[in-house]
A computed fold for a 74-nucleotide RNA from a Myxococcota bacterium, annotated as transfer RNA. Lineage of the source: Bacteria > Pseudomonadati > Myxococcota. Rfam family: tRNA. The family's RNA type in Rfam is transfer RNA. The sequence is in RNAcentral, with records from ENA. Its mean pLDDT, the model's own confidence on a scale to 100, is 81.
């Protein structure tokens, strides 16, 4: 050079046929317990969905171009 995948919360990921207000563990806070910690249990903040067009009434999700990454062939 060329093939096939991944990119969504601080991390690992889930999102079905394009349609309700984008979620779940785990961290993180912060409240219950506790002499205190831990553990549990309850809440809470936390997202330009890589990036920039495009298509629709409507995009995370379909189409283009770039970008990062993994694997494969040369």
């Nucleotide at each position: 050079g060329g093939g096939c995948g991944c990119u969504u919360a601080g991390c690992u990921c889930a999102g079905u046929u394009g349609g309700u207000u984008a979620g779940a563990g785990c961290a993180u806070c912060g409240g219950u317990c506790u002499u205190a910690c831990a553990c549990a249990c309850c809440g809470a903040g936390g997202g330009u969905c890589g990036c920039a067009g495009g298509u629709u009434c409507g995009a995370g999700u379909c189409c283009c171009g770039c970008a990062g990454u993994g694997c494969c062939c040369a």